[in-house]
Molecule: c-di-GMP-I-GGC riboswitch aptamer
Organism: Chloroflexota bacterium
RNA sequence: AUUCGAAAGGGCAAACCCGCCGCGAGACGGGGACGCAAAGUUAUGGGUCUUUCCGAGACCGCCAGACUGCCGAAG
Numbered sequence: 001a002u003u004c005g006a007a008a009g010g011g012c013a014a015a016c017c018c019g020c021c022g023c024g025a026g027a028c029g030g031g032g033a034c035g036c037a038a039a040g041u042u043a044u045g046g047g048u049c050u051u052u053c054c055g056a057g058a059c060c061g062c063c064a065g066a067c068u069g070c071c072g073a074a075g
Stems, first nucleotide, its partner, number of pairs: 002075001004072002011036002016031004021026001034061001040067003044064003047059005
């Protein structure tokens, strides 16, 4: 240094429940942990989903891409 992932400290938080917003997909807050080394950010491509299917939306914890990033055993 890393395309690698031992340890330690710390971090995030699925399902589900409650509150709340939304027609909805879902968002947000609290509880809760299945998991996560990018489960940080970003709708750029694909994908899935909502809708009044023209059009407008939702999801990055589906897969890629882009940008950024903690620690450092072994290899």